[in-house]
């Protein structure tokens, strides 16, 4: 990095609307509000580099532009918001 096993958070059982049923529930999908970060994607600090211009003791240093660049930070694109289940960043443990 792959696979297997363990363990793993956060937030409305929200309103409306349709399918599905005889009707209800329940399960799906839509629309809007409202929240959550830990799939997945975006964003940057030091730093590195590369330039132009001032300064040198000629070793570089100052400024400015522009590249490349991390997270449990940050944005919510997407995902996700009872339980249970599914996913799940991350650990831990065996393999290849």
């Nucleotide at each position: 990095c792959u696979c297997g096993c363990u363990g793993g958070a956060g937030a409305g059982a929200g309103a409306c609307c349709c399918g599905u049923u005889u009707c209800g529930a329940g399960c799906g999908g839509g629309u809007c509000c409202a929240c959550c970060g830990a799939a997945g994607g975006g964003g940057c600090a030091a730093g590195c580099g590369g330039u132009g211009u001032c300064g040198u003791u000629c070793g570089c240093g100052g400024c400015g532009c522009c590249g490349c660049c991390a997270a449990u930070c940050u944005c919510u694109c997407a995902g996700g918001u009872a339980g249970a289940g599914c996913g799940g960043a991350c650990a831990g443990c065996a393999a290849g």
Molecule: Glycine riboswitch aptamer
Organism: uncultured Caldimonas sp.